Source information
This is a predicted structure of a 522-nucleotide part of an RNA (small-subunit ribosomal RNA, 5' domain) from an uncultured bacterium.
Context: one part of a larger RNA
RNA sequence: GGAUGAACGCUAGCGGCAGGCUUAACACAUGCAAGUCGAGGGGUAACAGGGACUUCGGUCCGCUGACGACCGGCAAACGGGUGCGGAACACGUACGCAAUUUACCUCUUUCUGGAAGAUAGCCCGGAGAAAUCCGGAUUAAUAUUCCAUAGUAUAGGAGGGUGGCAUCACCCAUCUAUUAAAGCUCAGGCGGAAGGAGAUGAGCGUGCGUCCCAUUAGCUAGUUGGCGGGGUAAUGGCCCACCAAGGCGACGAUGGGUAGCUGAUGUGAGAGCAUGAUCAGCCACACGGGCACUGAGACACGGGCCCGACUCCUACGGGAGGCAGCAGUGAGGAAUAUUGGGCAAUGGACGCAAGUCUGACCCAGCCAUGCCGCGUGAAGGAUGAAGGCGUUCUGCGUUGUAAACUUCUUUUAUUGGGGAAGAAACCUGCGUAUUCUUAUGCAGCCGACGGUACCCAACGAAUAAGCACCGGCUAACUCCGUGCCAGCAGCCGCGGUAAUACGGAGGGUGCAAGCGUUAUCC
Numbered sequence: 001g002g003a004u005g006a007a008c009g010c011u012a013g014c015g016g017c018a019g020g021c022u023u024a025a026c027a028c029a030u031g032c033a034a035g036u037c038g039a040g041g042g043g044u045a046a047c048a049g050g051g052a053c054u055u056c057g058g059u060c061c062g063c064u065g066a067c068g069a070c071c072g073g074c075a076a077a078c079g080g081g082u083g084c085g086g087a088a089c090a091c092g093u094a095c096g097c098a099a100u101u102u103a104c105c106u107c108u109u110u111c112u113g114g115a116a117g118a119u120a121g122c123c124c125g126g127a128g129a130a131a132u133c134c135g136g137a138u139u140a141a142u143a144u145u146c147c148a149u150a151g152u153a154u155a156g157g158a159g160g161g162u163g164g165c166a167u168c169a170c171c172c173a174u175c176u177a178u179u180a181a182a183g184c185u186c187a188g189g190c191g192g193a194a195g196g197a198g199a200u201g202a203g204c205g206u207g208c209g210u211c212c213c214a215u216u217a218g219c220u221a222g223u224u225g226g227c228g229g230g231g232u233a234a235u236g237g238c239c240c241a242c243c244a245a246g247g248c249g250a251c252g253a254u255g256g257g258u259a260g261c262u263g264a265u266g267u268g269a270g271a272g273c274a275u276g277a278u279c280a281g282c283c284a285c286a287c288g289g290g291c292a293c294u295g296a297g298a299c300a301c302g303g304g305c306c307c308g309a310c311u312c313c314u315a316c317g318g319g320a321g322g323c324a325g326c327a328g329u330g331a332g333g334a335a336u337a338u339u340g341g342g343c344a345a346u347g348g349a350c351g352c353a354a355g356u357c358u359g360a361c362c363c364a365g366c367c368a369u370g371c372c373g374c375g376u377g378a379a380g381g382a383u384g385a386a387g388g389c390g391u392u393c394u395g396c397g398u399u400g401u402a403a404a405c406u407u408c409u410u411u412u413a414u415u416g417g418g419g420a421a422g423a424a425a426c427c428u429g430c431g432u433a434u435u436c437u438u439a440u441g442c443a444g445c446c447g448a449c450g451g452u453a454c455c456c457a458a459c460g461a462a463u464a465a466g467c468a469c470c471g472g473c474u475a476a477c478u479c480c481g482u483g484c485c486a487g488c489a490g491c492c493g494c495g496g497u498a499a500u501a502c503g504g505a506g507g508g509u510g511c512a513a514g515c516g517u518u519a520u521c522c
Stems, first nucleotide, its partner, number of pairs: 001522004006518005013374006019367002021332001026330003030327003035074003040071002043067002047065003050061004081285003091209007100202002105198008113147004123136005153178005159172005183190002211257003218248003223245004228240003260282004264275004287308005310321004338364001340363003346360001347358004377408004387399005414458005422449001427444007466511005471492003477506005487494002
């Protein structure tokens, strides 16, 4: 000098863009953050409509729109948070899988026949303070099960050929066995089952790279390898039985400490050094620890079970909970924001769609935390006014064209008026082209931000400057006070009676809505 997720002191006019618990992965009141589908199902708690009866009080009917709870499907493994752990194939990069999987999506081939028993809900009864649970009767499905049919599927057998990398891979024809489905509909469609190919995502292996300590030198029994099995989507001591005695290490094993990694960021001429906030990719974690279930995918933040700590409810018998989601509270701290608006846009889940949900996201609020921009007026103006300060004191110098005064402008502020882009789709209506699929034109519908940005007008210099420094380094000097005191200080050093170094004043220098100080990095 540059930089910062900064903090503190003094000061403060505006806008745009960004950023905002670096500390206690401390504890959390309250609300919201993952639902959706009635075009899968039985149905009808609420609302609206309709119908029947009526003593005009009302009662009944799922009939219709719809739809709470329930069964079922898909989603909930994404999105969002945090950086505890981890020195490791965690990450980065480059290869590999003759050792793998992939829901939804795209293309493609074939099929979609028949039957059955339950169960939730509803109803009845019971236990309990509650959470919730038990018994009986009855009912449906794209829930569950059985039968049939099926192969380029799966498993096994044998023949021929080609190739490789050891286990093998591929091609040709062939035999045996096993395994499938679901319907709904507005009749347009939407689905279901078994394969093949793709796309996407994931898993696994390997080379190289990846902090400090040798005042850590030896470490290792599932340890290293083999054979056989189990397990997995899949290889493998991943696990197990048996056999062998290996494996790693000064090219730093083992141990200890520290740490999420990277793209990048800061600095620097570069080499390098430091950092890893925000944004993006990967990893790990979800009160601490362990475990599996479901599923294409989890060993699952707002799922389950167990142990533990803590908190809460209780009728004392027993139960409930997990903000490192968004806000917010307490605590800690030098220190870090609103219990806001909206799904209008982008994206996601579900749905044929309308749409619903979405603290992702888009916006608004707070904060000079940073960067950038603008303003606080411009031109003229010497009685060089008054006042202040200095002085060699009738005087002069300086503040200083500064002010007054004259002329002008109106950014900004204030008031009034106009007023966006972000919106194109979906959907509806009417067309055009089209074998199907679909594409396309016009009109209608939809904006949280927001009456915001922006534009116009009116008014009037009107609404707007501070902070640090002035001994040398280092731009900027005098007076007064103090008297090794009070104090200053980054280093050298100032202060003991003429202090340009302390405190005040006048003047000056630097930066400027900021300026200084502290901390840290280069």
Its mean pLDDT, the model's own confidence on a scale to 100, is 86.